[in-house]
Molecule: Bacterial RNase P class A
Organism: Desulfobulbaceae bacterium
RNA sequence: UGGAGUGGAUGCGUGAUCGCCGGUUUAACAGGCCGGAGGAAAGUCCGAACUCCGCAGGGCAGGGUGGUUCGUAACGCGAACCGGGGGCGACUUCGGGAAAGUGCCACAGAAAACAGACCGCCCCGGCUUGCCGAGGCAAGGGUGAAACGGCGAGGUAAGAGCUCACCGCUUUCAUGGUGACAUGAAAGGCAUGGUAAACCCCACCUGGAGCAAAACCAAAUAGGGAAACGUUUAAGGGCGGCCCGUCCGAUGUUUCCGGGUAGGUUGCUAGAGGCAGCGGGUGACCGCUGUCCCAGAUAAAUGAUCAUGGCCUGAUUUUUCAGGUACGGAAUUCGGCUUAUAAUCCACUCCAUUUU
Numbered sequence: 001u002g003g004a005g006u007g008g009a010u011g012c013g014u015g016a017u018c019g020c021c022g023g024u025u026u027a028a029c030a031g032g033c034c035g036g037a038g039g040a041a042a043g044u045c046c047g048a049a050c051u052c053c054g055c056a057g058g059g060c061a062g063g064g065u066g067g068u069u070c071g072u073a074a075c076g077c078g079a080a081c082c083g084g085g086g087g088c089g090a091c092u093u094c095g096g097g098a099a100a101g102u103g104c105c106a107c108a109g110a111a112a113a114c115a116g117a118c119c120g121c122c123c124c125g126g127c128u129u130g131c132c133g134a135g136g137c138a139a140g141g142g143u144g145a146a147a148c149g150g151c152g153a154g155g156u157a158a159g160a161g162c163u164c165a166c167c168g169c170u171u172u173c174a175u176g177g178u179g180a181c182a183u184g185a186a187a188g189g190c191a192u193g194g195u196a197a198a199c200c201c202c203a204c205c206u207g208g209a210g211c212a213a214a215a216c217c218a219a220a221u222a223g224g225g226a227a228a229c230g231u232u233u234a235a236g237g238g239c240g241g242c243c244c245g246u247c248c249g250a251u252g253u254u255u256c257c258g259g260g261u262a263g264g265u266u267g268c269u270a271g272a273g274g275c276a277g278c279g280g281g282u283g284a285c286c287g288c289u290g291u292c293c294c295a296g297a298u299a300a301a302u303g304a305u306c307a308u309g310g311c312c313u314g315a316u317u318u319u320u321c322a323g324g325u326a327c328g329g330a331a332u333u334c335g336g337c338u339u340a341u342a343a344u345c346c347a348c349u350c351c352a353u354u355u356u
Stems, first nucleotide, its partner, number of pairs: 001352010012309007020036006038327001042338002045336005050210004057244004062206005067081005082095005096201002101199002103195003118141002120137003124133004149167002152164003168190001169188008214266004224257006236248003273292008310325006
């Protein structure tokens, strides 16, 4: 200097005038003061807090997750580590089981899983120089994404773990580690593929519905009509399905038709909260101390105009002129994940080249 990798930050500033919403001050009004949309508020994909179902009990089915250990209120999230794949590298991506069983692997190929002989190699017989028949082989070649462990030597008629050494695989032991695993040694010729976001098996987790949840107040109407079953040997019902248990049910329960109301208040923002310091931990994170209150709208506020500056692009002789300034917008709240994002900036790391 160029290319690459990982992590992070900001996301227009200032002034003037006018306007809106909440709080506070005031008997009330006016006025004053304080505050007012994010890093994703989006998606509604996960997890919860909270509310209701009298309690929400047990089981089955269903659903979810999937290396190990930690963190967290919890999680399908995060941290560290282990192992497989990719990359020269910084880094990145994936993660239970195929020997419990079933299914699938097009085409090509002899053959796609207790899978076989197209080309071929060896030997014997016949005929005569090239073919036919019988036997042996699966080492070589071909096909394919993938073909009965790999490489080398010996051995053989030619070959084959047939034998041997090394590697791979299986089992056992030792050492290290909380663990997944790693290293080493010994024994064994030892398995004839892949696929589980295919069915399935294993381990762990799992009530349901949701702020349009729910609670309260006021008002209005028709305390209306009909039907079925039942009145304890109980019909029916109790917020996903089924079973068990349990509870309600003594003029009861359920279903259908018809009528009235849809207004107000609470929920609604003080929190698994923010910031700073100190301590513990490799880290995610945790503890202690101090300090702060930072939107609560309800047909929906958080803005408009003017001036000036910043950043970017283009033109231009300095000057100056023109244009642009992302994604987007709270509605119960919080922890994550995923997606969108003009422009600018910061830190560390890797590779290549050159110079000192």